Predicted 3D model of a 75-nucleotide RNA (transfer RNA) from a Candidatus Poribacteria bacterium.
Its mean pLDDT, the model's own confidence on a scale to 100, is 80.
The sequence was found in a public genome assembly.
It matches the Rfam family "tRNA".
NCBI's taxonomy places the organism under Bacteria, Bacteria candidate phyla, Candidatus Poribacteria.

[in-house]
RNA sequence: GCUGGCGUAGCUCAGUGGUAGAGCGACUGAUUUGUAAUCAGUUGGUCGGGGGUUCGACUCCUCUCGCCAGCCCCA
Numbered sequence: 001g002c003u004g005g006c007g008u009a010g011c012u013c014a015g016u017g018g019u020a021g022a023g024c025g026a027c028u029g030a031u032u033u034g035u036a037a038u039c040a041g042u043u044g045g046u047c048g049g050g051g052g053u054u055c056g057a058c059u060c061c062u063c064u065c066g067c068c069a070g071c072c073c074c075a
Base pairs, nucleotide, nucleotide: 001071002070003069004068005067006066007065010024011023012022013021018055025043026042027041028040029039030038048064049063050062051061052060
């Protein structure tokens, strides 16, 4: 340099045009002599960024940034 994949909550991930979600975590409460465990509730997001298409975009198109993998060139 070329090609492909990935980027969504603190972490791991789902969601592929029509209300942004789950598990874990954190916090509060119940329970317990206490801790752990369990139960109930709460807390959570510029969906990497810009632009475009659309009535409507995490989703489609385009540019760009970052990460990963493969290939190629030079030394």